A computed fold for a 469-nucleotide part of an RNA from an uncultured bacterium, annotated as small-subunit ribosomal RNA, 3' major domain. Rfam family: Bacterial small subunit ribosomal RNA.
Context: one part of a larger RNA
RNA sequence: UGACGGGGGCCCGCACAAGCGGUGGAGCAUGUGGUUUAAUUCGAAGCAACGCGAAGAACCUUACCAGGUCUUGACAUCCUCUGAUCGCCUUGGAGACAAGGUUUCCCUUUUGGGCAGAGAGACAGGUGGUGCAUGGUUGUCGUCAGCUCGUGUCGUGAGAUGUUGGGUUAAGUCCCGUAACGAGCGCAACCCUUGAAUGUCGUUGCCAGCAUUAAGUUGGGCACUCGACAUUGACUGCCGGUGACAAACCGGAGGAAGGCGGGGAUGACGUCAAAUCAUCAUGCCCCUUAUGGCCUGGGCGACACACGUGCUACAAUGGACGGUACAACGGGCAGCGAAGCCGCGAGGUGGAGCCAAUCCCCGGAAAAGCCGUUCUCAGUUCGGAUUGUAGGCUGCAACCCGCCUGCAUGAAGCUGGAAUCGCUAGUAAUCGCGGAUCAGCAUGCCGCGGUGAAUACGUUCCCGGGCCU
Numbered sequence: 001u002g003a004c005g006g007g008g009g010c011c012c013g014c015a016c017a018a019g020c021g022g023u024g025g026a027g028c029a030u031g032u033g034g035u036u037u038a039a040u041u042c043g044a045a046g047c048a049a050c051g052c053g054a055a056g057a058a059c060c061u062u063a064c065c066a067g068g069u070c071u072u073g074a075c076a077u078c079c080u081c082u083g084a085u086c087g088c089c090u091u092g093g094a095g096a097c098a099a100g101g102u103u104u105c106c107c108u109u110u111u112g113g114g115c116a117g118a119g120a121g122a123c124a125g126g127u128g129g130u131g132c133a134u135g136g137u138u139g140u141c142g143u144c145a146g147c148u149c150g151u152g153u154c155g156u157g158a159g160a161u162g163u164u165g166g167g168u169u170a171a172g173u174c175c176c177g178u179a180a181c182g183a184g185c186g187c188a189a190c191c192c193u194u195g196a197a198u199g200u201c202g203u204u205g206c207c208a209g210c211a212u213u214a215a216g217u218u219g220g221g222c223a224c225u226c227g228a229c230a231u232u233g234a235c236u237g238c239c240g241g242u243g244a245c246a247a248a249c250c251g252g253a254g255g256a257a258g259g260c261g262g263g264g265a266u267g268a269c270g271u272c273a274a275a276u277c278a279u280c281a282u283g284c285c286c287c288u289u290a291u292g293g294c295c296u297g298g299g300c301g302a303c304a305c306a307c308g309u310g311c312u313a314c315a316a317u318g319g320a321c322g323g324u325a326c327a328a329c330g331g332g333c334a335g336c337g338a339a340g341c342c343g344c345g346a347g348g349u350g351g352a353g354c355c356a357a358u359c360c361c362c363g364g365a366a367a368a369g370c371c372g373u374u375c376u377c378a379g380u381u382c383g384g385a386u387u388g389u390a391g392g393c394u395g396c397a398a399c400c401c402g403c404c405u406g407c408a409u410g411a412a413g414c415u416g417g418a419a420u421c422g423c424u425a426g427u428a429a430u431c432g433c434g435g436a437u438c439a440g441c442a443u444g445c446c447g448c449g450g451u452g453a454a455u456a457c458g459u460u461c462c463c464g465g466g467c468c469u
Stems, first nucleotide, its partner, number of pairs: 007469007015459002019423005026312008034303002042053002064298007073123001077122002079119005087102006105114003125287002128285003134281002136276003139272001141270001146185006152161003165176003191264004196232007205222003210219002235258001238252005314416001318375007330361003335354002340349003382413001387408007429451007
């Protein structure tokens, strides 16, 4: 000077408390440990590993294993020789590949170049090791309010001061004081989005009035909705009170919005030899007829068990059936795919329209909701695992190992011990919808809207953090 204390003071945070809903019990999905295995590729490890890298393991991916194969190599540069090779067909083979047949080159400055084959070596290649040799990137403390510098002053010096103190703030935010005076990185603001209004522009959007139609369908119109752009608006500006005459705080008016309006992007100096050599790059080490390359099949999907994260439930605020209403964000050309027809259904057929405010997904679907009917507390008309069977789709191919549908089957489960998690408002809870990845495959992830609560006395205690001592 820091760090630490079951020292003290002050102050924050869903930290506790007050509430609401979960996890821990069940079945299943998924990740991990362990075990097993020829292999179950590798990494991630308290918070900050464990629905994590992986925004999609049937082959491929793929790095692992078994077997079959290649050795200047699948890929790059250089040298010499040859002129075809590739492709296509046949045969063998699991294929890689091998043999045979067929075809028999392009550009050109005529030097050569491209392409392919053969040969020689320099070399290629390595998801092999080291993240404790590194760059880059990332997590975390933490969106916490801190971290420093110049000059001056003090101290022999390490250092101190400034940055402490009195108030105040979400904030080292601001005010006052002050041997300090200033400044930088952070805070805030500038950026995006959402909430109000005005102006401009009205097509593919909209429809008040006038016609018209099954229908904003058409004429017409751009007032309204909406979209795009621009502008205004919020600043403690105004009033009252408190305060130190300050900063600020409390209440009020006006206002769509009030004291940071809500949300996002934005992450200071640094910490953890934190993570990553398997995104990539890279030093050093190692392999070089193999630790490199190709192929087929298998594995990453195993299963006594243990843990994490989720989904579905245990029912009547519910299940089933019928009727009926209202979204938003998005995506679409090797794509989205309408109407019609076939099928109980998954789906098939069909192919209109659309490079999309036009058409489609998806409007002649949101779901919870609302209106009826039924079930009457039961392992049930709850619950749907498991299994049998019949089909559908994608794809060269669904045995290992995909998803979906019909019929049958109908397990555990009657609210979950110790313990533990999330959330303070359009939030929790609950309901559906879209997208990335993607041939196919979503209970995960990233978004969207619908319905829409309870509680916060307070800071003694638990956890984390800030300042002073």
Its mean pLDDT, the model's own confidence on a scale to 100, is 85.